This is a predicted structure of a 75-nucleotide RNA (c-di-GMP-I-GGC riboswitch aptamer). The model forms 91% of the base pairs in the Rfam consensus.
[in-house]
């Protein structure tokens, strides 16, 4: 350091529901759990979505790269 256990402590939370900003993709807040080892941040490449359209936007729970990071058996 790589790695990720039919491990343990925490941890975040999808769809639906309620509220709330938005034309809108969706955002935020509470419910709630499908999941997740980066599902923590970054719109840097690239995908999808919005928008009459864009050089405007949305998505970090579409993929990659950046940055940090819990906890730990085997190897």
């Nucleotide at each position: 350091u790589c790695c990720g256990a039919g491990a343990a402590a925490g941890g975040c939370a999808a769809a639906c529901c309620c509220g709330u900003c938005g034309u809108g993709a969706g955002g935020c807040g509470g419910g709630g759990a499908c999941g997740c080892a980066a599902a923590g941040c970054c719109a840097c490449g690239g995908g999808u979505c919005u928008u009459c359209a864009a050089c405007a936007g949305a998505u970090g729970g579409c993929c990659g790269g950046g940055c940090u990071g819990c906890c730990g058996a085997a190897g």